This is a predicted structure of a 74-nucleotide RNA (transfer RNA) from a marine sediment metagenome.
[in-house]
RNA sequence: GGCGACGUAGCUCAACUGGUUAGAGCGGCGGAUUCAUAGCCCGCAGGUUCUCGGUUCAAGUCCGAGCGUCGCUA
Numbered sequence: 001g002g003c004g005a006c007g008u009a010g011c012u013c014a015a016c017u018g019g020u021u022a023g024a025g026c027g028g029c030g031g032a033u034u035c036a037u038a039g040c041c042c043g044c045a046g047g048u049u050c051u052c053g054g055u056u057c058a059a060g061u062c063c064g065a066g067c068g069u070c071g072c073u074a
Stems, first nucleotide, its partner, number of pairs: 001073007010026004019057001028044004050066005
């Protein structure tokens, strides 16, 4: 250089064939329980879905370009 996969919460990942509120676990914070701590239980916060543009009534999802990570290859 060429080809391919991937990029969503602090971390690991979902989100089906584009569809009306983007969720789960862990972590964080608060509460309850306990003499107290841990654990268990309840609740809360946390997202420019990598960036820009396009298609569409509607985009995390489709298309193009860029950036980044990983793999294959010369």

Rfam family: tRNA.
Its mean pLDDT, the model's own confidence on a scale to 100, is 82.